[in-house]
Predicted 3D model of a 1393-nucleotide RNA (small-subunit ribosomal RNA) from Heterosigma akashiwo. The RNAcentral record of the sequence draws on ENA.
RNA sequence: UUGAGAGUUUGAUCCUGGCUCAGAAUGAACGCUGGCGGCGUGCUUAACACAUGCAAGUCGAACGAGAGGUUUUUAAAGAUUUUUCUUAAAAAACUGAAAGUGGCGGACGGGUGAGUAACACGUGAGAAUCUGCCUUUAGGAAAGGGACAACAUUUGGAAACGAAUGCUAAUACCUUAUAUGCCUAUUAUAACUUGUAUAAUUAAUAGGUGAAAAGUUUUCUGCCUAGAGAGGAGCUCGCGGCUGAUUAGCUAGUUGGUGGGGUAAUGGCCUACCAAGGCGACGAUCAGUAACUGAUUUGAGAGGAUGAUCAGUCACACUGGAACUGAGACACGGUCCAGACUGCUACGGGAGGCAGCAGUGGGGAAUUUUCUGCAAUGGGCGAAAGCCUGACAGAGCAAUACCGCGUGAGGGAUGACAGUCCUAUGGAUUGUAAACCUCUUUUUUCAGGGAGGAAGUUCUGACGUUACCUGAAGAAUAAGCAUCGGCUAACUCCGUGCCAGCAGCCGCGGUAAUACGGAGGAUGCAAGUGUUAUCCGGAAUCACUGGGCGUAAAGCGUCUGUAGGUGGUUUAAUGUGUCUGUUGUUAAAUCUUAAGGCUCAACCUUAAACCAGCAAUGGAAACUAUUAUGACUUGAGUGUGGUAGAGGUAGAGGGAAUUUCCAGUGGAGCGGUGAAAUGCGUAGAUAUUGGAAAGACCACCAAUGGCGAAGGCACUCUACUGGGCCAUUACUGACACUGAGAGACGAAAGCUAGGGGAGCAAAUGGGAUUAGAUACCCCAGUAGUCCUAGCUGUAAACGAUGGAUACUAGAUGUCGCAUGUAUCGACCCAUGCGGUAUUAUAGCUAACGCGUUAAGUAUCCCGCCUGGGAAGUAUGCUCGCAAGAGUGAAACUCAAAGGAAUUGACGGGGGCCCGCACAAGCGGUGGAGCAUGUGGUUUAAUUCGAUGAUACGCGAGGAACCUUACCAGGGCUUAAAUGUAAAUUGACAGGUUUAGAGAUAGACUUUUCUUCGGACAAUUUACAAGGUGCUGCAUGGUUGUCGUCAGCUCGUGCCGUGAGGUGUCAGGUUAAGUCCUAUAACGAGCGCAACCCCUGUUGUUAGUUGCCAGCGAGUCAAGUCGGGAACUCUAACAAGACUGCCAGUGCAAACUGUGAGGAAGGUGGGGAUGACGUCAAAUCAUCACGGCCCUUACGUCCUGGGCUACACACGUGCUACAAUGGCAUCUACAGUGAGUUAAUCUCCAAAAGAUGUCUCAGUUCGGAUUGUCCUCUGCAACUCGAGGGCAUGAAGGCGGAAUCGCUAGUAAUCGCGGAUCAGCAUGCCGCGGUGAAUACGUUCCCAGGCCUUGUACACACCGCCCGUCACACCAUGGGAGUUGGAUUCACUCGAAG
Repeated sequence: UUGAGAGUUUGAUCCUGGCUCAGAAUGAACGCUGGCGGCGUGCUUAACACAUGCAAGUCGAACGAGAGGUUUUUAAAGAUUUUUCUUAAAAAACUGAAAGUGGCGGACGGGUGAGUAACACGUGAGAAUCUGCCUUUAGGAAAGGGACAACAUUUGGAAACGAAUGCUAAUACCUUAUAUGCCUAUUAUAACUUGUAUAAUUAAUAGGUGAAAAGUUUUCUGCCUAGAGAGGAGCUCGCGGCUGAUUAGCUAGUUGGUGGGGUAAUGGCCUACCAAGGCGACGAUCAGUAACUGAUUUGAGAGGAUGAUCAGUCACACUGGAACUGAGACACGGUCCAGACUGCUACGGGAGGCAGCAGUGGGGAAUUUUCUGCAAUGGGCGAAAGCCUGACAGAGCAAUACCGCGUGAGGGAUGACAGUCCUAUGGAUUGUAAACCUCUUUUUUCAGGGAGGAAGUUCUGACGUUACCUGAAGAAUAAGCAUCGGCUAACUCCGUGCCAGCAGCCGCGGUAAUACGGAGGAUGCAAGUGUUAUCCGGAAUCACUGGGCGUAAAGCGUCUGUAGGUGGUUUAAUGUGUCUGUUGUUAAAUCUUAAGGCUCAACCUUAAACCAGCAAUGGAAACUAUUAUGACUUGAGUGUGGUAGAGGUAGAGGGAAUUUCCAGUGGAGCGGUGAAAUGCGUAGAUAUUGGAAAGACCACCAAUGGCGAAGGCACUCUACUGGGCCAUUACUGACACUGAGAGACGAAAGCUAGGGGAGCAAAUGGGAUUAGAUACCCCAGUAGUCCUAGCUGUAAACGAUGGAUACUAGAUGUCGCAUGUAUCGACCCAUGCGGUAUUAUAGCUAACGCGUUAAGUAUCCCGCCUGGGAAGUAUGCUCGCAAGAGUGAAACUCAAAGGAAUUGACGGGGGCCCGCACAAGCGGUGGAGCAUGUGGUUUAAUUCGAUGAUACGCGAGGAACCUUACCAGGGCUUAAAUGUAAAUUGACAGGUUUAGAGAUAGACUUUUCUUCGGACAAUUUACAAGGUGCUGCAUGGUUGUCGUCAGCUCGUGCCGUGAGGUGUCAGGUUAAGUCCUAUAACGAGCGCAACCCCUGUUGUUAGUUGCCAGCGAGUCAAGUCGGGAACUCUAACAAGACUGCCAGUGCAAACUGUGAGGAAGGUGGGGAUGACGUCAAAUCAUCACGGCCCUUACGUCCUGGGCUACACACGUGCUACAAUGGCAUCUACAGUGAGUUAAUCUCCAAAAGAUGUCUCAGUUCGGAUUGUCCUCUGCAACUCGAGGGCAUGAAGGCGGAAUCGCUAGUAAUCGCGGAUCAGCAUGCCGCGGUGAAUACGUUCCCAGGCCUUGUACACACCGCCCGUCACACCAUGGGAGUUGGAUUCACUCGAAG
């Protein structure tokens, strides 16, 4: 007996660090909703202003007078027959309103928290005091006197309120007497107590002063004096509890003394004099804020926050001041004065004080009834009855808090055929929920009964139509709010489309939103539920418990040293802290525990425990402290002997170089740069020789060497001087460590004054560079750099690491000293102490790293930090000549900022390596004309898509119609396909023809089968359609690209807190992550390679349609024929190549070699084959498909047009510019392939070669353009096809910047075929013919791979990011001024008292 975390910084990780959330609480408020009861609570804001009523009176047993009333008696008058009635009067008795004198009480009770930082409060002590009523003890009350209210009369004033004269009583007032009292003086002091002591105390005597009240009457109550008590009040002191030092000095009655005064009492409380004190870094003074406490709330606690209700204290009562009365006040419902405010007024005056209870206005997010009663408790007065009591007891209002109860319980599936919602269309869900059956009556309504609270046998109840009990009726009267992306329990649909909106943080919303709004469903709590506000918690995020400071925020630049803190060994005493016992106190309530009472609970009662503190008094003596000027020597210091050193200050001397000057030689440049220019130079430079001067500096040695506190210190010598280290163990005897303030030193730059000034060099000038270049480069050059004397006081003043002490493995250097060994000696070696480095164990650390020189383990002291920015800024103060330094915020703003490490990406980083990447070559493009595609423009439409590489002769492998998706016009409402059901018909289709642009509409004509069951076909209807419309950023599939680049991963293990790493790295090698070696890795997968196809060689088999060597036939010629199977070829099966062999190199892998052999040699050459992934790459128009959209149209049919337009720009090509050519004539060879079948038939060459001609021209080059005639295809060549003949004959003379392809049967060049296709190719896909040049090589450009490095990038360099400006908004300043408040000081006027 008591401790929970989560989200958010990143691509991911660990850490630091802030922000935010989950919990509890409230005098709360707001939104929506609302059945009951009990018990609490209810102006937190304007101590703002208040209408009205009430809240403090009472006593006739203190007193006088007494309106009015009742009763009795007496006599008179009137009425009446009498009784009797009426009127007025007198006497007596009783009662008695209002006012007055007098007493007590209005100082309590009730309210509020403005002021107050104080002995105000809390707590614990104390001495120099007072005390009405109360209790108790003792004693007493004698003798007199004169007034004043009320009242009466007169009178002033509007009123409030008075004035004058006269009368009167008392427990009102006064005089005298007496008294144990008090005051003063004197004497004594035997005894007790206190004090160092004069003395106080006590006793006696003398003098002075000084009391009283009665009332009622059976008896009680009052009065006076003195003592004691209780309770109350005043005063003093110790300790305790807010913030600010950007408040550091404050104080003149101030601090103390003496005399006097004053008070109930001490006291500078007041006064005169004297002294000069008093407080303060342990925070005075000043400023701000605030009533304090018991307690309340939170927290595991320690703490933090708060001070409503209840209780104790204080203060206040419209604001300020003042006293009076009284036991008590400087007085909430008293007085006086001043002020503000509000009413009254006859203008002369006068009145008031809700921070009492209700209530009103106002303020505000916000807080109740102008209720009942004195029945209870308590208070005032009274002898008492009693009166008064907005204290109090109760009720009312408010879900304002807490607690309790209810809104039904049981059964009920066909899981309703209802509704909602979702759907994969099957169903699922709401949901045992409902309906329906059975039951109950808390609650509700009605009726009846009915307490306790009463103390005091009778009487007395506001609450109260109470609580409670009994009966009846009937499921009847009773459920909402918030949430549902994560944190955080709970998910779908629709709407919306970065809009509307949400949001506590992260964030959500740009057409498929579980995040907005609605719906269905679900979750949480429940008469409430959410939001807002505040406080604590979580937050170890101010850390005492319980944090940090190398790099995250954080070690002062360094040292000396004051206060303070801490402190070696030992003895004794004391008992400061410490520990322990007891006593007193710590109010009650609260909290806790145990019981008890309301049906339970909240609530209430009783008891116990607690109250961590303070004070007093005993005890203990280890530790701490103090004392003994105790003792000791290890800490510290001193002495003695050595020793190293750029330690400091001053002086003297020296040296190379530079510059300048003088003189000589010499003769044209020098200098400088990437390249130049400015600059210097024929007035003789640079160069070179000699001489002179000046200033600054001090090569080599030189070092991870040395010294110093740090800054810093370097030629040599001298003088003075500080510190260290080693050895010795002689001396002192804790003398120590740290160190707030304080002081000293403190690089460079800068400042002041005076010198100096060679070189260098801010500023500045000039030259370059550049878009610019206030820079980098160059030529000059002033402050300054140097010295002396001062100032400044800062640096990445860094080891980003404060100082001291002790302890905790080693190894390897190096500097200083000493000892030992050794030696002739110097080294070497070993050991000790002190420095300075490297590496490393344990340990620590977020990691990096630190690691006996700690960032390890501990102790002591100081400094500093608490999210980022604003900002080391503003302001104030201090310092400074100034520059500036020190100290040092806030508003506002963000959800991060940051550290270390990881993986990528990137780098005008590095290393290695590849590629037609460059280089070396060949040929082009870019210029011309044309073709074709695209952009743009145009258009009714110029359909759509593709847009760096990776779009642009691309989709399209072929737009005249069709295609066709576009446009104009004309039509249809369903064409085509398919199925089901029903009905009807025997059609429809075809042919001819009319209208029309055609679709279409109309007319004529022809017209099924059958086994009669039907089949077939058509039409109509219904249901299903259709869309090249949108979204390739919802998708599938397919494709491009990096890239045929060599990479991309996994399992297990190991390393790391982790992200991750290792493997995959290293050394070689390769085309290759290819292979080898090494290796905390061992293996494996997808890629590479190989397996597949074509081709190059050979063999075997086969021999037609192919072939023809030999034999025969045959032709002008011809494998044409017989025949042959050799060759070519065809097409199947095999062989062959593997670094296999040799030599060299190498561990190996492998590489090299005009090596051998071989047709082929190191992948033989091509092709197919495309890892993980990237580009939200391309495609919804091939196709498929989610969602959305259109449905007499965004569907569909038709005609015509368009996709072919044309100032222009770009891409890809063709043809050329010519003689390596054109033209003419002649002449040879091929392989694919297609054609319905075909090694058979058909379609087929060119360049090359030969001859001739042309002769360098805009040509016999070139062929565009145009005219004209014709051919072909096709319904149809106008827009808009191809070809041919004749004629025409443009630009163009090899192409600027720039740029493309290609490494061998390749480039270049020449033609041929095919797909599409009615027709149309310079395009595309294939085929063969002829057939080169060059590659030194990897510096550079581009792209890529591996390793490494830096990074503030991760959308990944097309990144990130800084500043100005423009506009808007937020916060804060300045501003001519204007205005309010507070405080201090000084002065003036000055009420009451």
NCBI's taxonomy places the organism under Eukaryota, Stramenopiles, Raphidophyceae, Chattonellales, Heterosigma. Its mean pLDDT, the model's own confidence on a scale to 100, is 82. It matches the Rfam family "Bacterial small subunit ribosomal RNA".